[in-house]
RNA sequence: UGCCGAGUAGUGCAGCGGUAGCACAGGGGACUUUGGAUCCCUAAACCCAGGUUCGAAUCCUGGCUCGGCAGCCA
Numbered sequence: 001u002g003c004c005g006a007g008u009a010g011u012g013c014a015g016c017g018g019u020a021g022c023a024c025a026g027g028g029g030a031c032u033u034u035g036g037a038u039c040c041c042u043a044a045a046c047c048c049a050g051g052u053u054c055g056a057a058u059c060c061u062g063g064c065u066c067g068g069c070a071g072c073c074a
Stems, first nucleotide, its partner, number of pairs: 001070007010024004018054001026042005047063005
């Protein structure tokens, strides 16, 4: 320097054009003598800037970060 992949709640992952979900973790409650377990409720997120579209997490362009491969120098 080029190519490929990834970036979404605190963490790990879904969602592949139509108002973003699951698990664990967190908070509240029920149960329990207490705790744990179990059950119910609940807060919290699309890496950034543009573009296309009636509508973008999703498609396009540029950037940023991380990982991998290649190349160059030594």

Source information
Predicted 3D model of a 74-nucleotide RNA (transfer RNA) from a Chloroflexota bacterium. The sequence is in RNAcentral, with records from ENA. Taxonomically the source falls in Chloroflexota (Bacteria, Bacillati). Rfam family: tRNA. Rfam links the family to the GO term triplet codon-amino acid adaptor activity.